RNA sequence: GAGGGACAACGGGCAACUGCGUUUCGUUGGCGACUACGAAAUGAGGAAAGUCCGAACUCCGCAGGACGACACGCUUCCUAACAGGAAGGCGGUGAUGCUCCAAGGCUAUGCCGAGGGACAAAGCCGACGGAUAGUGCAACAGAAAGUAAACCGCCAGCACGGUUUUACCGUGCUGGCAAGGGUGAAACGGUGGGGUAAGAGCCCACCAGCGGUUCCGGUGACGGAGCCGGCUAGGUAAACCCCGUGUGGAGCAAGAUCAAACAGAAUUGGUGGCUUCGGCCGAUUUGUUGUCCGCAGAUCUCGGCAACGGGCCAGUUCGGGUAGAUCGCUUGAGGUUGGUGGCAACAUCAGUCCCAGAUAAAUAGUUGCCUCCCUUGCUUAUGCAGGGAAGACAGAAUUCGGCUUAUAGGAGUCUUUUCGUG
Numbered sequence: 001g002a003g004g005g006a007c008a009a010c011g012g013g014c015a016a017c018u019g020c021g022u023u024u025c026g027u028u029g030g031c032g033a034c035u036a037c038g039a040a041a042u043g044a045g046g047a048a049a050g051u052c053c054g055a056a057c058u059c060c061g062c063a064g065g066a067c068g069a070c071a072c073g074c075u076u077c078c079u080a081a082c083a084g085g086a087a088g089g090c091g092g093u094g095a096u097g098c099u100c101c102a103a104g105g106c107u108a109u110g111c112c113g114a115g116g117g118a119c120a121a122a123g124c125c126g127a128c129g130g131a132u133a134g135u136g137c138a139a140c141a142g143a144a145a146g147u148a149a150a151c152c153g154c155c156a157g158c159a160c161g162g163u164u165u166u167a168c169c170g171u172g173c174u175g176g177c178a179a180g181g182g183u184g185a186a187a188c189g190g191u192g193g194g195g196u197a198a199g200a201g202c203c204c205a206c207c208a209g210c211g212g213u214u215c216c217g218g219u220g221a222c223g224g225a226g227c228c229g230g231c232u233a234g235g236u237a238a239a240c241c242c243c244g245u246g247u248g249g250a251g252c253a254a255g256a257u258c259a260a261a262c263a264g265a266a267u268u269g270g271u272g273g274c275u276u277c278g279g280c281c282g283a284u285u286u287g288u289u290g291u292c293c294g295c296a297g298a299u300c301u302c303g304g305c306a307a308c309g310g311g312c313c314a315g316u317u318c319g320g321g322u323a324g325a326u327c328g329c330u331u332g333a334g335g336u337u338g339g340u341g342g343c344a345a346c347a348u349c350a351g352u353c354c355c356a357g358a359u360a361a362a363u364a365g366u367u368g369c370c371u372c373c374c375u376u377g378c379u380u381a382u383g384c385a386g387g388g389a390a391g392a393c394a395g396a397a398u399u400c401g402g403c404u405u406a407u408a409g410g411a412g413u414c415u416u417u418u419c420g421u422g
Base pairs, nucleotide, nucleotide: 001418002417003416004415005414006413007412010409012370013369014368015367016366017365018364020043021042022041023040024039025038026037027036029034045393049404050403052402053401054400055399056398057251058250059249060248062294064293065292066291067290069247070246071245072244073243074088075087076086077085078084089128090126091125092124093123096120097119099117100116101115104112105111106110129242130241134240135239136236137235151181152180153177154176155175156174157173158172159171160170161169162168189207190206191205192204193203194202208232209231210229211228212227213226214225215224216223217222255327256326257325258324264318265317266316267315268314269313270312271311272281273280274279282300283299284298285297286296287295301310302309303308334353335352336351337350338349339348340347341346372391373388374387375386376385377384378383
């Protein structure tokens, strides 16, 4: 100098004039609500988007139990909390470095070297409990894809045939085998030896895995070392499932206050029993916005011999009327500067600041200069002149912490590769 990765930001500035919103102050008119004028301060993002998580806040007497449904799932720490963040563990991947072997080649007693192996390793990824509780699934190839399996085969016995009897070879049947070969991403541990008719963890040594156990290090997940056991049990759970932990519901169109208006018609169910007069049982129904149980609340009355009717309680259908204003509404788990603690996320202490609250929805327009960028021409280079014109994604609506998605352009920090120079 050129590239890669990660992270955190910027994404116009200054001035003038004009126009909007909010708050405060002043003047004016008004009984007042308020009107008019003036001044000051202030006014849309890193994602305001998605509505995916978590909360604050508000309301509902059950925020009780069981089930269901849903969510989470390695460890420690941070946080109001989280499916978030930080740092680790384990697993996977892996630029690169070093070393061993090596087809082959050369300028040949030394070099180069495609490719392969061992060791180390920055960075990146992980929806990371359990596959010996059970069920399911896996194309093609292959005999067979999980207590499976015999295609080519190996061995023994019997029968038949060939050959110079034996020996040997071929075919068929019965029995044993899974060590060799083949298929595949993967074939029921690996290498070596013993043993066997031939074989096999059948036995042995070493190694790998699995199970048990002791010691050391670590808060822990785990890591290291040793001993015992022949135990060898594939993959998949963002498949069903099992295990552990957790969850009351709804949401600012929540909700609170004031104002306005509230004709009706039809229809369903209940309106019961006992009583020592305190109540008890029962019926209908409401409550949570999943079901059941429990618990709690409301009504159970009058006329009549009766049928039935009126009233009351809880609903359903059709239909009529009213719907304006204020609050919630922005001082916050707030921003920012510095100290201390911590690897960090972050915590804490001190100082300092107030930075939208609209309601059909304000936060803007014009001009001048500057700066970034794009483009054309000139120039050895630096640069000069002209043109374009902020040129990406995009606009608050209760608030905050996260996640995800979109993003022109120029720069920054850390880290890494390569080229050149010293």

This is a predicted structure of a 422-nucleotide RNA (Bacterial RNase P class A) from an Ignavibacteria bacterium. It matches the Rfam family "Bacterial RNase P class A". The family's RNA type in Rfam is ribozyme. Gene Ontology terms of the family: tRNA processing, ribonuclease P activity and dimeric ribonuclease P complex. The model forms 98% of the base pairs in the Rfam consensus.